[in-house]
RNA sequence: AGCUCAUCCAGAAGGGUGGAGGGACCAGGCCCUGUGAAGCCCUGGCAACCGCCCCGUUGAUCGUCGGGAGACGACGCGGGGAAAGGUGCCAAUUCCUGCCUCGCACGACCGCGAGGGGAGAUGAGCU
Repeated sequence: AGCUCAUCCAGAAGGGUGGAGGGACCAGGCCCUGUGAAGCCCUGGCAACCGCCCCGUUGAUCGUCGGGAGACGACGCGGGGAAAGGUGCCAAUUCCUGCCUCGCACGACCGCGAGGGGAGAUGAGCU
């Protein structure tokens, strides 16, 4: 960097440094910001993806044992737990909309709601 899968309306900020931007990209909107943006550092916190612990489960799976019934273990799946490990995150739903479908409303435009898609973020696995 690419591919696959899962999740994304919950949650969690202080200090130092820095000195003008920031909210991924583009467009429109709306916000944050000299009462100090981004970046970097320190401390604190949130969450529970991986890993860890416990319980359950034969589940067209695998292994060992057994003449067999089956037993045990692994992996998977479901539930629960801790937060010492690997990541992540700590304004606003991923800030909102953008493409498609359906419903409602409207003379029309604008709009409201639901579902899907695209893009993105994070994790895990693979190449």
This is a predicted structure of a 127-nucleotide RNA (SAM riboswitch aptamer (S box leader)) from Rhodothermus sp. The model forms 97% of the base pairs in the Rfam consensus.